The part of an RNA shown here (large-subunit ribosomal RNA, domain I) has 541 nucleotides and comes from a soil metagenome. It matches the Rfam family "Bacterial large subunit ribosomal RNA". Its mean pLDDT, the model's own confidence on a scale to 100, is 83. The full RNA is in RNAcentral, with records from MGnify.
[in-house]
Context: one part of a larger RNA
RNA sequence: GGCAUGUGGGGGAUGCCUGGGCACACGGAGGCGAUGAAGGCCGUGGUAAGCUGCGAUAAGCUUGGGGGAGCGGCACACACGCAAUGAUCCCAAGAUGGCCGAAUGGGGCAACCCGGCUGGUGGCGACACCAGUCACACUCUUUUGGGAGUGAGCGAACCUGGGGAACUGAAACAUCUCAGUACCUAGAGGAAGAGAAAUCAAAUGAGAUGCCCUUAGUAGCGGCGAGCGAACGGGGUAGAGCCUAAACCGUGGUCCUUGUGGCCGCGGGGUUGUAGGACCCACAGGAGCUGUGAGUGACGUCAGUCGAAGUCCCAUGGAAUAGGGCGCCAGAGACGGUGAGAGCCCGGUAGACGAAGACAAUGGACUCAUGGUGGUGGAGUUCCUGAGUAACGCCCGGUACGAGAGUCCGGGCGUGAAGCUGGGGGGACCACCCUCCAAGGCUAAAGACUCCCGUGUGACCGAUAGUGGACGAGUACCGUGAGGGACAGGUGAAAAGCACCCCAGUGCGGGGAGUGAAAGAGAUCCUGAAACCACAUGCCU
Numbered sequence: 001g002g003c004a005u006g007u008g009g010g011g012g013a014u015g016c017c018u019g020g021g022c023a024c025a026c027g028g029a030g031g032c033g034a035u036g037a038a039g040g041c042c043g044u045g046g047u048a049a050g051c052u053g054c055g056a057u058a059a060g061c062u063u064g065g066g067g068g069a070g071c072g073g074c075a076c077a078c079a080c081g082c083a084a085u086g087a088u089c090c091c092a093a094g095a096u097g098g099c100c101g102a103a104u105g106g107g108g109c110a111a112c113c114c115g116g117c118u119g120g121u122g123g124c125g126a127c128a129c130c131a132g133u134c135a136c137a138c139u140c141u142u143u144u145g146g147g148a149g150u151g152a153g154c155g156a157a158c159c160u161g162g163g164g165a166a167c168u169g170a171a172a173c174a175u176c177u178c179a180g181u182a183c184c185u186a187g188a189g190g191a192a193g194a195g196a197a198a199u200c201a202a203a204u205g206a207g208a209u210g211c212c213c214u215u216a217g218u219a220g221c222g223g224c225g226a227g228c229g230a231a232c233g234g235g236g237u238a239g240a241g242c243c244u245a246a247a248c249c250g251u252g253g254u255c256c257u258u259g260u261g262g263c264c265g266c267g268g269g270g271u272u273g274u275a276g277g278a279c280c281c282a283c284a285g286g287a288g289c290u291g292u293g294a295g296u297g298a299c300g301u302c303a304g305u306c307g308a309a310g311u312c313c314c315a316u317g318g319a320a321u322a323g324g325g326c327g328c329c330a331g332a333g334a335c336g337g338u339g340a341g342a343g344c345c346c347g348g349u350a351g352a353c354g355a356a357g358a359c360a361a362u363g364g365a366c367u368c369a370u371g372g373u374g375g376u377g378g379a380g381u382u383c384c385u386g387a388g389u390a391a392c393g394c395c396c397g398g399u400a401c402g403a404g405a406g407u408c409c410g411g412g413c414g415u416g417a418a419g420c421u422g423g424g425g426g427g428a429c430c431a432c433c434c435u436c437c438a439a440g441g442c443u444a445a446a447g448a449c450u451c452c453c454g455u456g457u458g459a460c461c462g463a464u465a466g467u468g469g470a471c472g473a474g475u476a477c478c479g480u481g482a483g484g485g486a487c488a489g490g491u492g493a494a495a496a497g498c499a500c501c502c503c504a505g506u507g508c509g510g511g512g513a514g515u516g517a518a519a520g521a522g523a524u525c526c527u528g529a530a531a532c533c534a535c536a537u538g539c540c541u
Stems, first nucleotide, its partner, number of pairs: 001540009015526001016490002020461002022458007029450002031154002039100003042055003046078002050074002061094006070082003105114003115134008136151006158189001159187005169176001173223001199206002210237005220228002241442003244386001248268008256259001273420001275385004279380001280378004288373009300359003304353003310326001311342001312325003327344002329333001335347003391415008401427001422437005477484002497525001500512004
C1' cells in the first nucleotide's frame, strides 16, 4: 500500500406516514364596485420579528341567536386578566373602518403635497385641527353657474361583435394550409348567441331555434396537390310562442295653398300565405291565458340538537383496538380519533329535530281585488300588408364550394322595380309545377364554462412525486425592467425535552444519574442504504 471482515463516523437513499396537491361527479353560486371594489401601504398585542385577524373603537366594539367550561389566534413563556350575572368559541345583523387604489376638490415620483366652501373646537393672534362637501361623461328634468339619476374600475373560464398573423403542412414555394386559430380590441350574461320560414323537401310531405348521435369521411371542394369537407333525411334532448308598421276610427299639437288637407305624437284596430286584415252585416259576449296590487308566506341555505350497543373475563405487552372466552346493537359494520387491526371508548354515521335574524325573494304557489288578452259566419273586391328596398351590373366577403355551369346569404359603388291579376325560392338560365311572404322587433328550456362554496369518489401522487409552493412561497434570491424563481415535512403515546454530579473555555461536546417500551428516539431527534473517512483484526506485497 492492497484485499477481506468487523465496529464506528459521514450521508440521507429506502420503507412507513400525511396537515398538501391532482382529476372527476353531483349540488350551490355565478359576480364585486362612487354606501368607494379587487389589490395594497402603514399601523394595531403588556412583552411582538413573521403569519393570521383587525383599523386611531385597531387579535377588536354592540345587539340577537347557538353553546356550556374553560379562555386571552399560529405560539407550548412570564406577567396580568376574563368567565355560571354564561366568558372564549360558532351564526346572523349592526357600529367603527387611517392612507393609496376606478380614486373622483387640485396636484403627484401610488400610499404623499396643497386647497375652496359650510359648520364646529383650540389659540390674544398668525394659525392649527375636526365633521361634511367640491372630479368627469351621458341621460332626464329644467332655465338655474339649478336638481336628479346612471356610468367609470376589477374578476378564472365560457359567449357575441370589430380587427387578425406567422411558424408549420404542401417533403422547396406563390394559390392553398396552419386558421378566422393565436393575439389585440368593444360589450354582455349567468349563460351568451340563435329563433317562429320570402325555410326545407320532391310529386309524398315536414313545420321556430340550439345541442347530442347518425347520415359520413359520403356528396362535393381542391396547384383535383397537401388537404378541406357539408346538407337533406333519421334517432334523441328540450319544447312556446308572440309584439309591431299599414289600411280604418278617435284625439292632441303644428303648418299653410283652409282641404273630406299635410306632417308629428297618442289611443283603439290589426299581424297572415290552403292568403290575412281593414271597411259592411249577423251571432256570441265566455272557458282559458296573463299584467298589477294586497295578504299568507313553503322546501331550502347560513350556528346547532338528539342519536343504539362491552370499555366484561383470561393471557401477552409500556400501552389492547390484536389473541382466547362470553355478550350486545344495527334504519347506525361510512369515516376519523384514541398508547398496536375498535360496529358497541370518543367524535360521528342511519334516522329524527332546530332560527330571534339574514338569504333564497322585486321569485314560486295559493286566496282576494282590479285590468288586459282571448271568438264565429257571410257579402262586396273599395283600401292595406315594411323602398333608395328587391333586383341587375362591377368588386369583395360568408356558405364544405379556391370563378367554377355558381345558385343562395351579406357588404361597397352604380342603376333601380312590382305592390296580391303582387313578390321570393326550389344550385346558371327558361317553362310547367311545388313552396314560402323579405326589406320592423322580442322570446324560456334543452346547452358552454368554473375564480369560488358544499358533499363525495379515485387500478391519482406520497416530499427529486403531487400545484412553483404539504413548511412565514410567488417568499428568499436573480434581473434596470418586462420577467425568472427555489431549497426546505416526520422526537415521543405523552415533554415525561435529561433535576443533580463530573470533564470543559460559564463554549462546543461528552461521561454518570434520571425519564421513557426504546435515548444506538436527546432536538435537521422514525427508519438510516451507497459513495467517502477512521479504527481493529486477518491475509498478501